A computed fold for a 75-nucleotide RNA from Desulfamplus magnetovallimortis, annotated as transfer RNA. Model confidence (mean pLDDT): 83 of 100.
RNA sequence: GGCCCCAUCGUCUAGCGGUUAGGACGCUGGCCUCUCACGCCGGAAGCAGGGGUUCGAUUCCCCUUGGGGUCACCA
Numbered sequence: 001g002g003c004c005c006c007a008u009c010g011u012c013u014a015g016c017g018g019u020u021a022g023g024a025c026g027c028u029g030g031c032c033u034c035u036c037a038c039g040c041c042g043g044a045a046g047c048a049g050g051g052g053u054u055c056g057a058u059u060c061c062c063c064u065u066g067g068g069g070u071c072a073c074c075a
Stems, first nucleotide, its partner, number of pairs: 001071007010025004018055001027043005048064005
């Protein structure tokens, strides 16, 4: 450098055009308990950036950025 894949709460992960964007762990408020833990109820927190297509995009297309794989170069 060519090609391919990936990017969603702090972390992991679901979501293949119309969802209040779901779950687990963690964090946090409350309940429970003599206390802690467990358990129960609640809360905050996310679609990498920019264009395009569409009535409508996290989802499809292009570019950029970052990460990974593979091939080539490395006289």

Rfam family: tRNA. Gene Ontology term of the family: triplet codon-amino acid adaptor activity.
It was read from a public genome assembly.